[in-house]
RNA sequence: UAUUUGAAGAGUUUGAUCAUGGCUCAGAUUGAACGCUAGCGGUAAGCCUAACACAUGCAAGUUGAGCGGCAGCGGAAAAAUAAUAUUUUUGCCGGCGAGCAGCGGACGGGUGAGUAAUAUCUGGGGAUCUACUUAAUAGAGGGGGAUAACUAUUGGAAACGAUAGCUAAUACCACAUAAUGUCGUAAGACCAAAUAUAGGGGAUUUAUUUUUAAUAAACCUUAUGCUAUUAAAUGAACCCAGAUGAGAUUAGCUAGUAGGUGAGGUAAAGGCUUACCUAGGCAACGAUCUCUAGCUGGUCUGAGAGGAUAACCAGCCACACUGGAACUGAGAUACGGUCCAGACUCCUACGGGAGGCAGCAGUGGGGAAUAUUGCACAAUGGGGGAAACCCUGAUGCAGCUAUACCGCGUGUGUGAAGAAGGCCUUAGGGUUGUAAAACACUUUCAGCAGAAAAGAAGUUAAUUAUACUAAUAAUGUAAUUAAUUGACGUUAUUUGCAAAAGAAGCACCGGCUAACUCCGUGCCAGCAGCCGCGGUAAUACGGGGGGUGCGAGCGUUAAUCGAAAUUACUGGGCGUAAAGAGUACGUAGGUGGUUUAUUAAGUCAGAUGUGAAAUCCUUAAGCUUAACUUAAGAAUUGCAUUUGAAACUAGUAAGCUAGAGUUUUGUAGAGGGGAGUAGAAUUCCAGGUGUAGCGGUGAAAUGCGUAGAGAUCUGGAGGAAUAUCAGUGGCGAAGGCGACUCCCUGGACAAAAACUGACACUGAGGUACGAAAGCUUGGGGAGCAAACAGGAUUAGAUACCCUGGUAGUCCAUGCUGUAAACGAUGUCGAUUUGAAGGUUGUGGUUUAAACUGUGGCCUUCGAAGCUAACGCGUUAAAUCGACCGCCUGGGAAGUACGGCCGCAAGGUUAAAACUCAAAUGAAUUGACGGGGGCCCGCACAAGCGGUGGAGCAUGUGGUUUAAUUCGAUGCAACACGAAGAACCUUACCUACUCUUGACAUCCAGAGUUACUAAACAGAGAUGUUAUAAGGUACCCUUAAAGGGAUCUCUGAGACAGGUGCUGCAUGGCUGUCGUCAGCUCGUGUUGUGAAAUGUUGGGUUAAGUCCCGCAACGAGCGCAACCCUUAUUCUUUGUUGCCAGCGAUUAAAGUCGGGAACUCAAAGAAGACUGCCAGUGAUAAAUUGGAGGAAGGUGAGGACGACGUCAAGUCAUCAUGGCCCUUACGAGUAGGGCUACACACGUGCUACAAUGGUAUAUACAAAAAGAAGCAAAUUCGCGAGAAUAAGCAAAACUUAUAAAGUAUAUCUUAGUUCAGAUUGGAGUCUGCAACUCGACUCCAUGAAGUCGGAAUCGCUAGUAAUCGUGGAUCAGAAUGUCACGGUGAAUACGUUCCCGGGCCUUGUACACACCGCCCGUCACACCAUGGAAGUGAGUUGCAAAAGAAGUAAGUAUCUUAACCUUUAUGGAGAGCUCUUACCACUUUGUGAUUCAUGACUGGGGUGAAGUCGUAACAAGGUAACUGUAGGGGAACCUGCGGUUGGAUCACCUCCUUA
Repeated sequence: UAUUUGAAGAGUUUGAUCAUGGCUCAGAUUGAACGCUAGCGGUAAGCCUAACACAUGCAAGUUGAGCGGCAGCGGAAAAAUAAUAUUUUUGCCGGCGAGCAGCGGACGGGUGAGUAAUAUCUGGGGAUCUACUUAAUAGAGGGGGAUAACUAUUGGAAACGAUAGCUAAUACCACAUAAUGUCGUAAGACCAAAUAUAGGGGAUUUAUUUUUAAUAAACCUUAUGCUAUUAAAUGAACCCAGAUGAGAUUAGCUAGUAGGUGAGGUAAAGGCUUACCUAGGCAACGAUCUCUAGCUGGUCUGAGAGGAUAACCAGCCACACUGGAACUGAGAUACGGUCCAGACUCCUACGGGAGGCAGCAGUGGGGAAUAUUGCACAAUGGGGGAAACCCUGAUGCAGCUAUACCGCGUGUGUGAAGAAGGCCUUAGGGUUGUAAAACACUUUCAGCAGAAAAGAAGUUAAUUAUACUAAUAAUGUAAUUAAUUGACGUUAUUUGCAAAAGAAGCACCGGCUAACUCCGUGCCAGCAGCCGCGGUAAUACGGGGGGUGCGAGCGUUAAUCGAAAUUACUGGGCGUAAAGAGUACGUAGGUGGUUUAUUAAGUCAGAUGUGAAAUCCUUAAGCUUAACUUAAGAAUUGCAUUUGAAACUAGUAAGCUAGAGUUUUGUAGAGGGGAGUAGAAUUCCAGGUGUAGCGGUGAAAUGCGUAGAGAUCUGGAGGAAUAUCAGUGGCGAAGGCGACUCCCUGGACAAAAACUGACACUGAGGUACGAAAGCUUGGGGAGCAAACAGGAUUAGAUACCCUGGUAGUCCAUGCUGUAAACGAUGUCGAUUUGAAGGUUGUGGUUUAAACUGUGGCCUUCGAAGCUAACGCGUUAAAUCGACCGCCUGGGAAGUACGGCCGCAAGGUUAAAACUCAAAUGAAUUGACGGGGGCCCGCACAAGCGGUGGAGCAUGUGGUUUAAUUCGAUGCAACACGAAGAACCUUACCUACUCUUGACAUCCAGAGUUACUAAACAGAGAUGUUAUAAGGUACCCUUAAAGGGAUCUCUGAGACAGGUGCUGCAUGGCUGUCGUCAGCUCGUGUUGUGAAAUGUUGGGUUAAGUCCCGCAACGAGCGCAACCCUUAUUCUUUGUUGCCAGCGAUUAAAGUCGGGAACUCAAAGAAGACUGCCAGUGAUAAAUUGGAGGAAGGUGAGGACGACGUCAAGUCAUCAUGGCCCUUACGAGUAGGGCUACACACGUGCUACAAUGGUAUAUACAAAAAGAAGCAAAUUCGCGAGAAUAAGCAAAACUUAUAAAGUAUAUCUUAGUUCAGAUUGGAGUCUGCAACUCGACUCCAUGAAGUCGGAAUCGCUAGUAAUCGUGGAUCAGAAUGUCACGGUGAAUACGUUCCCGGGCCUUGUACACACCGCCCGUCACACCAUGGAAGUGAGUUGCAAAAGAAGUAAGUAUCUUAACCUUUAUGGAGAGCUCUUACCACUUUGUGAUUCAUGACUGGGGUGAAGUCGUAACAAGGUAACUGUAGGGGAACCUGCGGUUGGAUCACCUCCUUA
């Protein structure tokens, strides 16, 4: 010191939020495998799959000190021979093959098939055995008969035998002896041996051999053995309790079964076995059955509790090719023994035999995958032996493998010109990067050459001491000396040498998650753990550069725990998210008021035993360190025994009354059952009156009715239901219960007393009740009404609506057993501020109304508290307690299979494969609604005029074409870009041409420099020829020349060029909602939060305009105002404008003098502000009316367009990223096209006529334009126009006659004197040019059209309508467009409806926001699964058959050494054989069960943009859902009952405030 040091989250559902809830990730780990890569060492580990099959070698032998012996080897001796060589002989010695005998082969080693308990773990127990070992006691006498080896003969291919003969023992067998052993109460009876082997000794004795002598024995002694018994140790057997998986879709199992008695058996208790008797035993605390599995110490993970696991190491068990069996033995039912059966393999002479690697290596096979046919017994251990020693794939070592853990290295220092190269770039630079190079230094490891520990203890021999002994012998022990023993091993370690020399990869870089850029690709290729990335600018794919992380490894895959409080003991929930059983009664079980005493089961404390070792932890120690190893400790949270304590729980005993119950008297009630009665209404029947319709609907029709309906009156029949009272009133457990009376009956409550004395609460199974629908049988049947029929509606209408109508609805009987059976809220008890109301008792006061107390039940609002929020709130969803039920992502599915129940319909119990990353709750902001409220708008209405019909003009679509260039496409494209296409424009087509280019910058060269100019060819662009003449402008210098700049030509390349693509890459500009009144922010406050408040409310306004109120107070962008035009007046000025007064002139005329009044022009002012008055209103804001005023409530018009929406429009105005083209997608030229034409649509013009046409005469504007222009006047022309030409760069001249109007005339209702298209002819003008393809004029022609279907547009006053005038563009070419004035209306009751918009509110399954979402059938493809005639395989029950080997019992004949005596064909005993019992393989029959497969078939899931409808979400257009029943292509529809989880309106009731 080791038990307090330990606990992190993230991504993903949504437009956003909170919650619920799943999925996924970050961590640790592994006997791993795979991919890429790889220097060294240490320590470990290494068939997880086929308990699949195995070639070869080895893995269990040893003892001669038990025995007979002697095949082989060595020695010695003897013999033969000349021989030391050779041969032969002899067990004499060392030794020893085979054999007899002993011990050991039951250990060690392997594997995990089986086994859910004959197992394992923990703790106990008594009825047992135990070889070798230790201790002790006693003993070991005297005999006997065999047998192997061997020899001989012989069978067989072999394996292996057969017969005859010989022989030994520590082999075998009797006899004797016999307790302290066994049996027995006792008497008594019974049970053994090897005195063997080896060493030593010598006094005596014996035997053998030929005397000496030798050998052997007796004898003494040592050692080891032998027999019996006892004790111990070790090991083993048995029994008990508790613990140790899953399934109830396994609920009943069991006849030796449970117990007893006798007997047998065992080492031993026991149904272990057997006979008899009893009828028991086990099981919801899970028996039996099925599936899976060796168990444990431990290991991994975790903060822990737990969860997962059972490699290596250790304990136990089981198994040894599969199944069965015993023998031997101390021990086995025996891995390397036996017998039998089976499968397989091998040998064979076909007769018969042999084998068992789940021992160590190794082989094949299987598999993603796991090593050498190595060395040694040196050490440790084991067997045998007295010992030496032998054996030992145990073990010790080595080999292979990055399989794991640990350690080391791949260099260190200096080094900026920040090298080169790479990559990026805003082109400046940045980065790789002190990195490299270079210089200096070092040498671990690897390499080469040397040196060199420890692991060795023992053993043998000798000597000495000691023990034993008669002994100086032998033997043991101790010491000393000597010799000798190492597989590993080329060991560890260490010395020297040489040189930076030999040694870095892998994954990742969108977020989670540390780390970013370029190129390529273009929803392709691909990535992906989850979310997701990729459709031309990809930090997400692939590559490069750079970076991050780890590092001899790094990633991936698989698996476990964690995170996951996501099974919740620690530590969750159930109103709406998954989840309270439909309700009650009640069994087992669980829990239980109060007092005293006692017990000590639970509980608490101490002690003892145990909890193997190893591991983990702590402290030390040893390898250089670490991993690793060693030691000591702690721990092992447990179990058992024992001693105490006595508060609590529990037991026992005795009490108590507060829980519970009983009795008495009352009270209210649609509580239940039965019987009877009543009135209103519907329908039907009969009759009367009476006549043409009735009925029904959005509108109709089917239907009924002249055969008399409907209406009305009278009478009758029959069934069902009970108006008003009636009420968030009452009763009941729930379902549910409603006229009245009677009978029977349950419960609740109140008051006051009395009694019992915990009798209580909950309640798995169980039982009872249980709406509607449905079923059975029999009645009944008025109304209503599934199905059905008809009529409508509709695209269809199997519906909604209508007319009919059957089951059913009703009664009785019996089933069914389910509902949104809901308060979506289990039952019981206790505690905790309140207010109001209803209902029903009761006490007190009171005449009464009423007041004041006290109980039960019901309803509403709300404090604290709780809740994700909504909400709940003494009737809790608050706070505690008791018990039960239920939940664990969505779908598949409340389905399949199985069981149970049911007549059936069906109910109940209740999965999986597969599939998705969500599904869900509450609340928020929007949007939307065939929801509601308020308000506005030429939105409707009221009016006026049009469009849609005709002809023409113009634009678009379509079609056509070589081309008909392109764009714009609901409102918000379509007389739009285009304010003007004959060429040009022009972008299109055809043809012909050019290629540094038609255009820009730069370079080089040349040029008598630009500019003007000719001829020919050609459609032209262009080309060719000739170069003549004119002509010198800019700057420097200058006499000229020259240089520069400019220009032209030629050449080269950088580049030009593109109306090519992308408006979904963009800027800019624009449209639209909409000139609608909105859109936001800061601070504060509220809410967990998204958000809210402000901005809502009451008024008011054109307006979020203003006022008041208010947890808001302020502010910004919008509104308004400021700007322009216009309406009035004033001042100033007075020409080109004006002319009242004065004068002059004329035919006339501001023509002139003059005037400055007026008009006008253009500068500046004034004016209008709800300022004033009255009413209304909150005394406000404001509004109504009035006065004055030119104008009155923003006077009129314009410009001005908030935050934003539509990926709105535009790459063809312009600009621009990216992509594309580059002798062409660029450029030039000519011609053509954009002008086509069956048709459709839009916008316009002109008309259809008399409010008109025509003709003549005549009046009055405004605004604008003009020099490549407007053009007067004059002349000519019918005219368009032409000729000529004044004036005017304009208040001066010109365009320029305004027209409608007015006056007169005519036309007289017709396709016309309307209308003017079309066509013919003739012209004019512009222009190079009028054919395609212009406008205008004249003459002639004279089409459709007689006011326009459905539908639809504009307009509220100087407006509509109508009339003309001018401009821009423009050579020419308006019915378009922009602007101007003239004439000049009608109507608005009003906001129900249509459309659009604003605010508030409500519902929502929408958020790409209703052009939303979304359901089901059908068709196609794929996937898993259920059923299915069957088929195949496995397991198993029952009933039988069968019966090897073996054991037990019996056994005629046969065979038989030991013992017996009666000596025999004897007895006892034994053996073979045979029989019986048990029994393995195997066979049959019949069941059960599991798996596979199966024509066909059922539903389910997933898929790209299929088909049909539109069921749901809004009142989803018939509110939805629900149980049940019927029907239908499909969602679904309908009936009956139920629910609100339905909108809206009205009423009722209640609450709050005043």

A computed fold for a 1554-nucleotide RNA from gamma proteobacterium endosymbiont of Trioza apicalis, annotated as small-subunit ribosomal RNA. Model confidence (mean pLDDT): 84 of 100. The organism belongs to Gammaproteobacteria, within Bacteria.